The part of an RNA shown here (small-subunit ribosomal RNA, central domain) has 350 nucleotides and comes from an uncultured prokaryote. The prediction has a mean pLDDT of 89.
Context: one part of a larger RNA
RNA sequence: CUGGGCGUAAAGGGCGCGUAGGCGGCACGUUAAGCCAGAUGUGAAAGCCCUGGGCUCAACCUGGGAACUGCAUAUGAUACUGGCAAGCUAGAGUAUGGUAGAGGAAAGUGGAAUUUCGGGUGUAGCGGUGAAAUGCGUAGAUAUCCGAAGGAACAUCAGUGGCGAAGGCGACAGCCUGGCUCAAUACUGACGCUGAGGUGCGAAAGCGUGGGUAGCAAACAGGAUUAGAUACCCUGGUAGUCCACGCCCUAAACGAUGUCAACUAGCCGUUGGUCUCAUUAAAGAGAUUAGUGGCGUAGCUAACGCGAUAAGUUGACCGCCUGGGGAGUACGGCCACAAGGUUAAAACUC
Repeated sequence: CUGGGCGUAAAGGGCGCGUAGGCGGCACGUUAAGCCAGAUGUGAAAGCCCUGGGCUCAACCUGGGAACUGCAUAUGAUACUGGCAAGCUAGAGUAUGGUAGAGGAAAGUGGAAUUUCGGGUGUAGCGGUGAAAUGCGUAGAUAUCCGAAGGAACAUCAGUGGCGAAGGCGACAGCCUGGCUCAAUACUGACGCUGAGGUGCGAAAGCGUGGGUAGCAAACAGGAUUAGAUACCCUGGUAGUCCACGCCCUAAACGAUGUCAACUAGCCGUUGGUCUCAUUAAAGAGAUUAGUGGCGUAGCUAACGCGAUAAGUUGACCGCCUGGGGAGUACGGCCACAAGGUUAAAACUC
């Protein structure tokens, strides 16, 4: 070098875009770099291997052969790979016309509810718990009605429903904007796939500056419980949660399953298109296509299970794993305002 793996045993990068690189559709011509053939030269000797000979044998010495799988040169071959030239349309893309959608951004609007405040009615309790107490209330609470303020979140619809690369996205209307998908044609003509570095995005918490603060609520205070109770329960309550801008860059960032492509029984749901049939209409039946679910054949798997959305059968490229602990730690580098992140050992020990 070859050889094994990565759903749950160690192992898929959190997710995109993309540089280098790797790999790359059909057919013709050309070239002959890779690849192939025989040839020539070279590949020191010794050694190894084969086969003779000499020391009584052997070790040892010695003759010959083979080998030296390499390199160079010229010649030839042209299937495959590569280069060049000119084509093709099945990959990829563009145009035209539609559909669906919590996709994104900014700026508006709305109602229910909680809280607070003002006013009315009204009177002794309210609240809370396993039971209580702290707490609130005769300075009039709780309850109830009217009004106002303010912040945050959007019940029902709601659905293994939809959209997004992932994180994620849910009131309503309009503006701006990304992507998917369907049908029929036309066009470009391999423009493709993957992607080390790089770069962008990236829940929550946290950080900086300035706002905002209704509810909730780390910390904190009090009341209980308890042997104790730095908890679980209760009454309060500050950061925070919200907004703008800038950082942080982590997660059970999970389908614990990288991306792309091809092939391989069926059956049943559901979402969005298109077509056909049928129908007064609503509903319906079938086909096809793009998703999203449940079973299941072959096959795979240690088993569980997976099973056209593969963990089946293959190919291309990337990432990662190599006993447990020490340790995702120390040191160093890089990044960060910090918190810390990232890269990442060893001694020792079992």